[in-house]
Notes
The prediction has a mean pLDDT of 76. This is a predicted structure of a 100-nucleotide RNA (Bacterial small signal recognition particle RNA) from a Bacillota bacterium. Its Rfam family is "Bacterial small signal recognition particle RNA". Rfam classes the family as a non-coding RNA gene. Gene Ontology terms of the family: signal recognition particle, plasma membrane targeting and SRP-dependent cotranslational protein targeting to membrane, signal sequence recognition. It was read from a public genome assembly, where an Rfam model found it. The source organism's lineage runs through Bacteria, Bacillati and Bacillota.

């Protein structure tokens, strides 16, 4: 110098990461307009008993907040990891060949 193969370049499937959501567990968590049990007071009744319910308790809905988890679902230049396809001769490594 010339050849060749890969790598940089694009595209496509993945697989992991991260981030969001989702189930799932735990907590919280309605004066009243959720339940349940309803002291006290009240009502009704001549009594026995009844009914209504306010506070407390409990239990939960929507929310709220934690989380080892599950791997459900979305999403990305996070890896430049994996497979495949396609350009290029521009750069970098390899190899092989020929001069100087």
């Nucleotide at each position: 110098g010339g050849u060749u193969c890969g790598g940089u370049c694009c595209c496509g499937c993945g697989c992991a990461a991260c981030g969001g959501u989702g189930c799932c567990u735990c907590g919280u968590g309605a004066a009243c307009c959720c339940c349940g049990u309803c002291a006290g007071g009240c009502c009704c009744g001549g009594a026995a008993g009844g009914g209504a319910g306010c506070a407390g308790c409990g239990g939960u809905a929507a929310g709220c907040g934690a989380g080892u988890g599950c791997g459900g679902c979305c999403g990305u230049g996070u890896g430049c990891c994996g497979c495949g396809g396609g350009g290029a001769a521009g750069c970098c490594g390899g190899g092989c060949c020929c001069g100087a």